[in-house]
Context: one part of a larger RNA
RNA sequence: CUGGGCGUAAAGGGCGAGUAGGCGGUUAUACAAGUCAGAUGUGAAAUACCAGGGCUUAACCCUGGAGCUGCAUUUGAAACUGUAUAACUUGAGUACAGGAGAGGAAAGUGGAAUCCCCAGUGUAGCGGUGAAAUGCGUAGAUAUUGGGGGGAACACCAGUGGCGAAGGCGACUUUCUGGACUGUAACUGACGCUGAGGCGCGAAAGCGUGGGGAGCAAACAGGAUUAGAUACCCUGGUAGUCCACGCUGUAAACGAUGAGUGCUAGGUGUUGGGUAGCGAUAUUCAGUGCCGAAGUUAACACAUUAAGCAUUCCACCUGGGGAGUACGUACGCAAGUAUGAAACUC
Repeated sequence: CUGGGCGUAAAGGGCGAGUAGGCGGUUAUACAAGUCAGAUGUGAAAUACCAGGGCUUAACCCUGGAGCUGCAUUUGAAACUGUAUAACUUGAGUACAGGAGAGGAAAGUGGAAUCCCCAGUGUAGCGGUGAAAUGCGUAGAUAUUGGGGGGAACACCAGUGGCGAAGGCGACUUUCUGGACUGUAACUGACGCUGAGGCGCGAAAGCGUGGGGAGCAAACAGGAUUAGAUACCCUGGUAGUCCACGCUGUAAACGAUGAGUGCUAGGUGUUGGGUAGCGAUAUUCAGUGCCGAAGUUAACACAUUAAGCAUUCCACCUGGGGAGUACGUACGCAAGUAUGAAACUC
């Protein structure tokens, strides 16, 4: 390389829209590029293979045969692929009518709680722990009442509930806006699937500039614990956490399971629709769970939301360590990220 694989053994890209490419529904006709059949020419000899023969045998040599899987020309076939033309509606999309949703962006508003400030009441403690101490408090704390300020997060509802491609999204109102679902079957008529590169999005932490800063809290300080304690516990506390704009581009970015299509027992919950029924309920479509048939699997388990049976396209793997390192290159303000070896060793 081929082959075989990719939930947990090595291996699915973090996710999307999409370029080239690959692949592609039904019917008819034509062409004959692929495909298939025949013929002709060529495919040197030697070698190799088969049969026979000659040197005493073998090596070696000679004769014959088959073959040389190929290429070119030509004559045909038309199922399949392709190309062209015409048509179709089930794939895909549009339209119309509905209901659902923490989908996204911006602006505004609300209540509970923590903290701070002011004022009243009130007096000696409060706080914290396994126990303490550091800490706060007679300059009046803790507690309690009234008023004010500020920031952040939205209890209950809340649900293997919903939405989103993923990351993710949870108070309320308004504005702008994306998608999915159901129903009708009016319209287009294969317009589709996948997708190397490239492009965009992408938690937390981190970085830049400017704001903000209640609580929490790396670092740091102190008190404990301990043989020690650069920790766990306690008292404080700065970056950060928040906002705007820009960068970073990584995660156990997980369902550790790429995307699309078709097929293959059921049972039982639940979300959003439809149909029938007065209703109980039945049925159907799209999601989301559990249990299980066939089948699969090394086992665990998976099982119409497949890890089953097929098919198309992409990514990736090929013993452990060295190593996601070195070097080079690209990107980045930096941190670093991406790509990514070898010697050596077992």

Small-subunit ribosomal RNA, central domain from an uncultured bacterium, 346 nucleotides, folded computationally.
The prediction has a mean pLDDT of 88.
It matches the Rfam family "Bacterial small subunit ribosomal RNA".
RNAcentral holds the full RNA, with entries from ENA, Greengenes and SILVA.